[in-house]
Order: sequence, then C1' cells, then structure tokens
RNA sequence: GCGCCCGUAGCUUAACGGAUAGAGCGCCGGCCUCCGGAGCCGGCAAUUCCGGUUCAAAUCCGGACGGGCGCG
Repeated sequence: GCGCCCGUAGCUUAACGGAUAGAGCGCCGGCCUCCGGAGCCGGCAAUUCCGGUUCAAAUCCGGACGGGCGCG
C1' cells in the first nucleotide's frame, strides 16, 4: 500500500428500518443481618465521528478515525 471483518454503559453483549436502546457482570444507595463479600429492592451509565437515503437509522449507503486478520 491492497483486500476482508469489526466498532453499543467500566467490561461482556442483545436489538425484522418503528416501543422509553434490553440484559449479565461491575459500581452506587437502601433493606435485611452480629457483620455483609450472601440474599432482596432501587439507581447511575452506551450506539466512534461526519454526511447521505428514509415519514422514521444502532440497523441501509459514502467518507474519516480506531482495532483485528490476510496479502504484498
């Protein structure tokens, strides 16, 4: 340099083009308890960026950036 794949909470991940973007782990608070690291209840937190298509985009298209694999 060329080709292919990927990019969503702190981490792992779900989401026929249409719902308030859902969950597990973690974190915070409360309850319980002799204590809580167990159990129960609640909460915070995400679509890499720009543009396009569309009534509607995490999802489709183009580009940028980042990561992985292969070729040279």